Glycine riboswitch aptamer from an uncultured Trueperaceae bacterium, 86 nucleotides, folded computationally. Rfam family: Glycine riboswitch aptamer. Its family is annotated with glycine biosynthetic process in the Gene Ontology.

RNA sequence: ACGCCGCGUGGGAGAGAACCCAGCCCUUGGGUCGCCGAAGGAGCAAACGCCCGUAAUCUCUCAGGCAAAAGGACCGCGCUCGCGUG
Numbered sequence: 001a002c003g004c005c006g007c008g009u010g011g012g013a014g015a016g017a018a019c020c021c022a023g024c025c026c027u028u029g030g031g032u033c034g035c036c037g038a039a040g041g042a043g044c045a046a047a048c049g050c051c052c053g054u055a056a057u058c059u060c061u062c063a064g065g066c067a068a069a070a071g072g073a074c075c076g077c078g079c080u081c082g083c084g085u086g
Stems, first nucleotide, its partner, number of pairs: 001085004006079006016033001018032005034066003040062001041060003047054003
């Protein structure tokens, strides 16, 4: 100096505020379908490595989500202990 983990901070999409019943300050519980992919999870190559492995923003939708809030892959900035490389 760079990278990784962690923390803070800013940005951050998609899809029914669906219907029925009960309850009802909050909007919670159960059922019925319809949808979304960017928490997580799972799967796969004609690629790579080498004989059996490896990945994703791809695929699936178990979970999660479909007004707001919360969450949110990813990106920017900052911080500190540790780890790795030069």